[in-house]
This is a predicted structure of a 73-nucleotide RNA (transfer RNA) from Oreochromis niloticus. It is recorded under the gene name tRNA-Lys-CTT-13-1. It matches the Rfam family "tRNA". It is annotated as a transfer RNA. Model confidence (mean pLDDT): 81 of 100. The sequence is in RNAcentral, with records from GtRNAdb and Rfam.
RNA sequence: ACCUGGCUAGCUCAAUUGGUAGAGCAUGAGACUCUUAAUCUCAGGGUCGUGGGUUCAAGCCCCCCGUCAGGUG
Numbered sequence: 001a002c003c004u005g006g007c008u009a010g011c012u013c014a015a016u017u018g019g020u021a022g023a024g025c026a027u028g029a030g031a032c033u034c035u036u037a038a039u040c041u042c043a044g045g046g047u048c049g050u051g052g053g054u055u056c057a058a059g060c061c062c063c064c065c066g067u068c069a070g071g072u073g
Stems, first nucleotide, its partner, number of pairs: 001072007010025004019056001027043005049065001051063003
């Protein structure tokens, strides 16, 4: 330099063909318990890496840039 894949909640990851962004763990509160832990219930938490474009509508499609991993020379 070129090619491929990834980037979504604090962490690990989903999201079918473009149509209201989710789970597990973690965190907070409550129930239970003599207390803790475990278990159960509920809640909070997202400019979907950046900036544009297409579209009635974009996490998803197109372009630029950044970053991480792998590959080719």